[in-house]
Background:
The prediction has a mean pLDDT of 81. The RNA shown here (c-di-GMP-I riboswitch aptamer) has 89 nucleotides. The model forms 95% of the base pairs in the Rfam consensus. It was read from a public genome assembly, where an Rfam model found it.
């Protein structure tokens, strides 16, 4: 330096769920919690996937309203890109 993560040391993060707040929703923040994680660190003006559909468009309806499409909203704990601690062999 590359591969690897059985063991060890020091640690780190925090799913579901609950409370409060924000949001049209998806979801997010804070506190509790702890399923798991060797990148569960960072990156959503970015490459793909996935979730939502306020707005906009089209259509239906006498109307209230409804259906479909749509990301500019989200998600990195879906993959990906970049970086990185410790260590046996």
């Nucleotide at each position: 330096c590359a591969u690897u993560g059985a063991a060890a040391a020091g640690g780190g993060c925090a799913a579901a769920c609950c409370a409060u707040u924000c949001g049209a929703a998806a979801g997010a923040a804070u506190g509790g919690g702890g399923c798991g994680c060797a990148a569960a660190g960072c990156u959503u003006u970015a490459g793909a996937g996935c979730c939502u559909a306020a707005u906009a468009g089209u259509c239906c309806g006498g109307a209230g309203g409804g259906a479909c499409u749509u990301a500019u909203g989200g998600u990195u704990g879906u993959c990906a890109g970049c970086u990185g601690c410790c260590a046996a062999a």